């Protein structure tokens, strides 16, 4: 000292990105009252129009107008001349001073430039103060002026006059100055005294006096008072020059320097210095970063921060530096001079074209740039400055004002009541909410704006005036000074300020409401406009877009945009990290640096404590105080953590000096080893060669071929040759610094460890540059080449295989010399030292105990492993071989990508290594765990999953559904399992929702209102029909006051509404599918983890089962399992018609047909029975298995109903119900006709075959479950048959449907496209219905298609099942191969779980979390985008050679030219000399110019990869054992 979003399915960790604060000289966007302080070109150091910004002094000099006005003269009276005022005044000239201040701007500068201390014994200082002394006497000129000339003009030239505080001699004078000397002190040059010698100044001006003197009203010398002037010292002030220290990035800039470093002598400056010359001598600088590049005024402060730090350097104040560029002097105390000068450039400007002028980074002000930055304002009234004696002039500095919400800080826009919670708006569940005490109304104030009206402080000095007092002096004068009166001075501006008047009247906006982040709702639009800080939002129910209501912030302002700090401990001094996130260098040696055992003394550099100076001022804190209040300003204070000097301290570092043994080393004595080098030697195998034997194959492989082999392979035996490696022993065994060493013998060498304690006496640790070592590949020359092998060839594989797998094979692979220098060089863990529990193992060595000796046992030193405690860690894990606990040195990280790229350098023969970015780009990328899904991972177990079998589909023909396709329409839905005989348990109309046509509009249907009729039925006209028209019968219930009303129904009208199979199943409700009737899915508390979670549900068992039983930090619940329901097998009770018929009667061709009767079947209620209960024998003694008795039935008896937590946005708005949208003469309704009934075709689900286990004929036997009054319908008759006529009889255990069929007897057919098969078609029919043409089903004749068992594939069945037979039924006027029942007759098989599919449990990897139908990678092609190379082109900067040479300083020279001084001659004019000057040169040097480098930056055909992009192409390389592990 606050944090928050965002990697994830969830977590923690690491990281980066964003955000909320503050702050501005800004700026844009909306608004916009008032004040008061502040503040305003950050861009082009771009160009400048016009004004103004520095003059003054007549008390330094000279000379001196004019307008005008008076006066006097001429006179042609409006002209000229003369006087005076104007006036010693205006200009302008000489001279002093001033102009180096004060104002401006930051371009240059990375410097003693600026900060800070400090030093000048190396140095100036005009004006001002203060001490001393002087001011004497001369001279020559020149400006203006005056006259001539030259220029267009700026301007100049000649000639003549004149003055001075201009200008020059000379006198005079101090230790003032130089030179000598010498004493004393310092100390580097030096200072102090002291002595001799030389040099060596000056100006005069204003007032006032008359006391001395002359001249005399009054002057003049003179006095005198002021101001100056000249000289010496001293002081302030201001300034020069040096030094320590501090002060931006780049090493992809590592060497830089010839006046360079020093010395000596000389020259220069105020002074010190190579500042400069000459001569000697080779020095300097530099990694603690030298040269070079880039950037940049510098500080006081400013803003940000807890702070330490960052970042900046406007205002203000202090240094610098610079006035158009660039150079140089000149004057001056000062300058290398913002408003000077000289050149030389570039630009602008005037010109008579000859030739001139000019520098706003002063105040305004233009123009341009720019996103932006002000008035050509007033005043010197105050402050200050410059002159001047002063008055007073001058001042664009200052004071004020103006413009600008640019900041800051203050006010205001009113207060108080006021629910009918108004009206509007805006939401709605329509009930109501909210805008709301907000309005209005009523009751009050009166800031600021706005009228009138008063009215300050800023002023006091100066100076005039008056008085009086002092001082000076000969003096009462003058002149200084002081004190009191007085009068006088205000830009601002009639400003603050105050007072009176009216009236809530004239004064509120901007942003924002998904989360962060305070605020929520409706409408519109519909991945479309857009929004966005970041994470995202917008594909028809958007709080995220626009709008609007409504909130919520701040407020005359609010919003964005830029920039800095914060937040970021995100560069971590304070305060980070590095096994796996980025980050240890491959290993070693050492060099500079860094640290550094003991123990004694001494120093006092560091430290540490006390003094003193400094550390400006303003500004930040503090405490006062002034403006009504703050902002602001005043006045004290503290602080300014630095810096110098000084006086102590001696514990620690430090140096020094002595001392010691423990670090470190030497020395003895042992030891173990694949440690290095270099030379021999050995065997076994492999190939290869030769010879035997011996024959047809070998060899390879998932199978295979390519390949050797009859010219003898392959096996096998002998002998030979040859090259590399060294089986067993071998061991998380040894050695090594790492890389690495592995057969054995000698040689030669390096480390280690042990034990012993003689010697050394801190010698030690680390380790920037550098040195060396350094796997395998690769390179280079020369050798070698058995066997193995990149590359290349051949065979397979495969959609393709430039692989994988096979058969050859060259480079290598080996050896010698020599380069290379990277590896996942790993322990992904740098190096030393010390400490911190153990235990098991293993290697080397030593001691001890014990023994005879070994074996054991104990103790230790070192090395290499395992488990482990504390403790750390994001976790995983590490744990004395630490990734613990500390110290010490080095290297390294700072989000991914791009990229270990590029460009430069520096190594290499090359390949390539070292070092090493940017631009664009994304919110992420990464790590350890969790929890899931997967995996062509692994256990275990299950299902008709497979495997055993049976029967089928896929092939025919035909049904029936679905695609397609066609149509005016073939209405919609369902679409992998889980759609497709499925919504539909009946499409000829109807159905119906589709199409075409006619029709209707409050409607086919629902409530209200009004009018009017009861309703109803009939007939008749037109029409396909709705529908239109006309006509006829016909009157009821209730209540009644007898007028009439009411209700339910029908006409008509009006409008609210009605109606939609219109859309959305991805807004919903319900219902259902499906995994899967699989054994699973949860939860409390507890535990145990930072946490997601995790235990509990995992283990051993067992089961159909999370079934149950045992154990266990888990006990213990819940929802699934089972059970409990319903049928089915058995009994047993109770009941007996319609059922039944054993007994007994009657009766019949015959029959429970009748009487009786309920015993049995049966029917349908209600009980019993099955529980591993019992035995045996296995398991743990348990759960529970496996046989067995007994039972009608036995181990959840068989069947059904019944489906956890989920999942798939599964399916249905078209069964229903419902939000939202749409639609209202239509998407709604009614009608006739059509169409869902098409048809090359594909698919699915059937049916009927294909035949003798069959087919046809003929006789004969047995069911069960169910339907029937709009019904079912029997005898009996009739038709070959469908079927007609008939109606008994049934509202049903009575009647009817209703013949079961296979089966069984009997007989034909004889393997044929058939007495198999039954499609099409062709004629005739029945029914059924308003109607059978589109388009019904059935009969009968008659045709008589494919089809002879079905390729790849594929489905159902595990017992009364499969297969097979036939009966019913719903639907329905008819129409059944379907669909739901229902009995008949009835098998085979299952070893067992390797494998296909589903599916549970546990474990394992993951880059998967839309969960492998997952992820994802590289080519190619497309579009943008920056960047790299490129023959070059260009342009800035800059080096190195020359050339060049203005101006101007210095030197030379100076035969031209010169007043002042000297000197000679002469006597007025020359000559000479000094000192000058113009001209010439000579050195430096500024623009130029030539050549030749280097940096840097723009473009550049073309090239290169690199980045980005909802749906392109190619494979399939990661990710699971990712299908070849990477």
């Nucleotide at each position: 000292u606050a944090g928050a979003g965002u990697u994830u399915g969830a977590u923690c960790a690491u990281g980066g990105c964003u955000c909320a604060g503050a702050a501005c000289g800004a700026a844009c966007g909306u608004u916009g009252g008032c004040g008061g302080c502040g503040u305003g070109c950050c861009u082009a150091a771009c160009a400048c129009a016009u004004g103004c910004a520095a003059g003054u002094c007549g008390a330094a000099c000279g000379a001196g107008a004019a307008a005008u006005c008076c006066c006097g003269g001429g006179c042609u009276u409006g002209c000229u001349c003369g006087g005076g005022a104007g006036a010693g005044u205006a200009a302008a000239g000489u001279g002093g001073c001033g102009c180096a201040c004060g104002g401006g701007u930051g371009a240059g500068u990375a410097a003693c430039g600026c900060g800070u201390g400090g030093g000048u014994a190396a140095c100036c200082u005009g004006c001002c103060c203060u001490g001393a002394a002087g001011u004497g006497g001369g001279g020559g000129a020149u400006a203006a002026c005056u006259c001539g000339c030259c220029g267009a003009a700026a301007g100049g030239c000649g000639a003549g006059c004149u003055a001075a505080u201009a200008c020059c001699g000379c006198a005079u004078a101090a230790g003032u100055c130089c030179u000598u000397u010498g004493c004393a002190c310092a100390u580097a040059a030096g200072u102090u005294c002291a002595a001799a010698g030389g040099g060596g100044a000056a100006a005069g001006g204003u007032g006032g006096c008359c006391u001395c003197u002359u001249c005399u009203u009054g002057a003049a010398a003179g006095c005198u008072a002021c101001c100056g002037c000249u000289u010496c010292a001293g002081g302030a002030u201001g300034g020069g020059c040096c030094c320590g220290c501090g002060u931006u990035g780049g090493a992809u800039u590592a060497g830089c320097u010839u006046g360079u470093u020093g010395g000596u002598g000389g020259g220069g400056u105020a002074a010190u210095g190579g500042c400069u010359c000459a001569c000697c001598a080779a020095g300097g600088c530099u990694a603690c970063g030298a040269u070079c590049c880039g950037u940049a005024g510098c500080u006081g402060g400013u803003u940000u921060g807890a702070g330490a730090g960052g970042a900046c350097g406007a205002c203000c104040a202090g240094c610098c530096a610079c006035a158009c560029u660039g150079g140089a002097a000149c004057u001056g105390a000062g300058a290398c001079a913002c408003g000077g000068u000289c050149c030389a450039g570039a630009c602008u400007c005037c010109u008579a074209c000859g030739g001139g002028a000019g520098g706003c980074a002063g105040c305004a002000g233009u123009g341009a740039g720019g996103a932006a930055u002000a008035u050509u304002g007033c005043g010197c009234a105050a402050u200050g400055g410059g002159g001047g004696a002063a008055a007073c002039c001058c001042u664009g500095a200052c004071g004020c004002a103006g413009c600008g919400a640019c900041g800051c800080c203050g006010c205001g826009u009113g207060g108080g009541u006021g629910a009918a919670g108004a009206a509007g708006g805006c939401c709605u569940u329509c009930g109501g909410g909210u805008u709301g005490u907000a309005a209005a109304g009523c009751c009050c104030u009166g800031u600021c704006a706005g009228a009138g009206g008063g009215g300050a402080a800023g002023a006091a000095a100066g100076g005039g005036g008056a008085u009086g007092c002092g001082g000076u002096u000969a003096a009462u004068a003058c002149c200084c000074g002081c004190a009191u009166c007085c009068a006088u001075u205000g830009a601002c501006g009639g400003u603050a300020c105050c007072c009176u008047c009216a009236g809530a009247g004239g004064a509120a906006g901007c942003a924002c409401c998904g989360g962060c982040u305070a605020a929520c709702u409706c409408c519109g639009u519909g991945c479309c406009a857009g929004c966005a800080g970041c994470c995202g939002c917008g594909g028809u129910a958007a709080u995220a877009c626009g709008g609007a209501g409504g909130g919520u912030g701040c407020a005359a302002a609010u919003g964005u945009u830029g920039u800095u700090c914060g937040g970021a401990u995100u560069u971590a001094c304070u305060g980070g990290g590095c096994g796996u996130a980025a980050a240890g260098a491959g290993c070693a040696c050492g060099u500079a640096g860094g640290c550094g055992g003991a123990u004694a003394g001494g120093c006092a550099a560091g430290u540490c404590a006390g003094g003193u100076g400094u550390g400006a001022a303003a500004g930040c804190c503090c405490g006062g105080g002034g403006c009504u209040u703050a902002a602001c300003c005043c006045c004290g204070g503290a602080a300014u953590u630095g810096c110098a000097c000084u006086u102590g301290a001696a514990a620690c570092u430090g140096u020094c000096u002595g001392u010691c043994u423990u670090g470190a080393g030497u020395g003895u004595g042992g030891u173990a080893g694949a440690g290095g080098g270099g030379a021999g030697u050995g065997g076994a195998a492999u190939u290869c060669c030769c010879g035997g034997u011996g024959u047809a194959g070998a060899g390879g492989u998932g199978a295979a071929a390519u390949u050797c082999g009859u010219a003898g392979a392959u096996a096998u035996c002998g002998g030979g040759a040859g090259g590399a490696a060294c089986a067993c022993c071998u061991g998380u065994g040894g050695c090594g610094a790492a890389g690495g060493c592995g057969a054995c013998u000698c040689c030669c060498u390096g480390g280690g460890c042990c034990a012993u304690a003689a010697c050394u006496g801190a010698c030690g640790c680390u380790g920037a540059g550098g040195u060396g070592c350094g796997a395998a590949a690769g390179c280079g020359u020369g050798g070698g080449g058995a066997g193995c092998a990149a590359a290349c060839a051949g065979g397979a594989u495969u959609a393709g295989a430039u692989a994988c797998c096979c058969u050859g094979g060259u480079a290598g692979u080996c050896c010698a010399c020599g380069c290379c220098g990277u590896a996942a060089a790993c322990g992904a863990u740098g190096a030393g030292u010390a400490c911190u529990a153990g235990g098991c193992g293993u290697a080397g060595g030593g001691g001890g105990u014990a023994u005879a000796a070994a074996c054991u046992c104990c103790c230790u030193c070192u090395g290499u492993g395992u488990c482990g405690a504390a403790g750390u860690u994001a976790a995983c894990g590490c744990a004395u071989u630490a990734a613990g606990u500390a110290c010490u040195c080095c290297g390294c990280c700072u989000g991914g990508g791009a990229a270990g790229u590029a460009c430069g350098g520096c190594c290499g023969c090359a390949a390539g290594g070292c070092u090493a970015a940017a631009a664009c780009u994304c919110a992420a990328a990464g790590g350890a765990a969790u929890u899931g899904a997967c995996g062509g991972g692994g256990g275990c177990c299950c299902g008709c999953a497979c495997a055993a079998g049976c029967g089928g589909u896929g092939g025919a023909g035909c049904a029936u559904g679905u695609g397609g396709u066609u149509u005016a329409a073939u209405u919609c839905g369902a679409u992998g399992c889980u759609a497709c005989g499925c919504g539909a348990a009946a499409a000829a109309c109807c159905u119906u929702a589709c199409c075409u046509g006619g029709g209707c509009u409050u409607g086919a249907c629902a409530u209200c209102c009004c009018g009017g009729g009861a309703a109803u039925c009939c007939c008749c006209u037109g029409g396909a029909g709705a529908c239109a028209g006309g006509g006829g019968a016909g009157u009821g219930c209730c209540c009644u006051u007898c007028g009439g009303g009411g209700a339910a129904c029908c006409c008509g009208g009006u409008g609210a509404c009605a109606g939609g199979u219109g859309c959305u199943g991805c807004a919903u409700g319900g219902c259902u599918g499906u995994c899967g009737u699989c054994a699973g899915c949860u939860c409390g508390u507890g535990u145990c983890g930072u946490g997601a979670g995790a235990u509990g549900u995992u283990g051993g068992g067992u089961u159909a089962a999370g079934u149950c039983c045992c154990g266990c930090a888990a006990c213990g619940a819940g929802c699934g399992c089972a059970a409990c329901c319903c049928u089915u097998a058995c009994c047993c009770u109770u009941a007996g018609u319609u059922g039944c018929c054993a007994c007994c009667a009657g009766g019949u061709a015959a029959u429970g047909c009748u009487g009786a009767g309920c015993a049995c079947u049966c029917u349908a209620a209600g009980g019993g029975a099955a529980c591993u209960g019992c035995c045996u024998g296995g398991g743990a003694u348990a759960a529970c298995c496996a046989g067995g008795a007994g039972g009608a039935a036995g181990g959840u008896g068989g069947g059904g109903a019944c489906g956890a937590c989920g999942u798939c946005a599964a399916g249905u708005c078209a069964u229903c119900a419902u939000g939202g949208c749409c639609u209202u003469u239509a998407u709604g309704u009614c009608c006739a006709g059509g169409g869902c009934u098409a048809c090359a075709c594909a698919c699915g689900u059937g049916c009927u075959a294909c035949a003798a286990u069959g087919g046809c004929c003929g006789g004969u036997a047995c069911a069960g479950a169910g339907g029937g009054u709009c019904g079912c319908g029997a005898a009996c008759c009739u038709g070959c048959g469908a079927g007609g006529g008939g109606g008994a009889g049934c509202c049903a255990a009575u009647c009817c449907c209703a013949g079961a069929a296979a089966g069984c007897c009997g007989g034909c057919c004889c393997c044929a496209g058939u007495u198999c098969g039954g499609a099409u078609c062709g004629g005739a029919g029945u029914c059924u219905g308003c109607a059978a043409c589109u388009c019904g089903a059935c009969u009968c004749c008659g045709u008589g298609a494919a089809g002879u068992c079905g390729g790849a594939a594929u489905c159902g069945c595990u017992a009364g099942u499969a297969a097979u037979c036939g009966c019913g039924g719903a639907u329905c006027a008819g129409c059944a191969u379907g669909c739901c029942g229902c009995g008949g007759u009835g098998a085979a098989u299952a070893c067992g779980u390797u494998c296909c599919c589903g599916g549970g449990c546990c474990u394992u990897g993951u880059a998967c979390a839309c969960a492998c139908c997952g992820c994802c990678c590289g080519u190619c092609a497309c579009a943008c985008c920056a960047c790299g190379a490129a023959a070059g082109u260009u342009a800035g900067c800059u080096g190195u050679a020359c050339u060049a040479g203005a101006a101007g300083u210095c030197g030379c020279u100076g035969a031209g030219c010169u007043a002042a001084c000297c000197c000679g001659u002469u006597u007025u004019a020359c000559g000479g000399g000094a000192a000058g000057c113009a001209g010439g040169u000579g050195c430096c040097c500024a623009c130029g110019g030539u050549a030749u480098g280097g940096c840097u930056a723009a473009u550049g055909a073309u090239u290169g990869g690199g980045g980005u992009g909802a749906a392109g192409u190619c494979g399939u390389a990661a990710c699971a054992a990712g299908g070849u592990a990477a």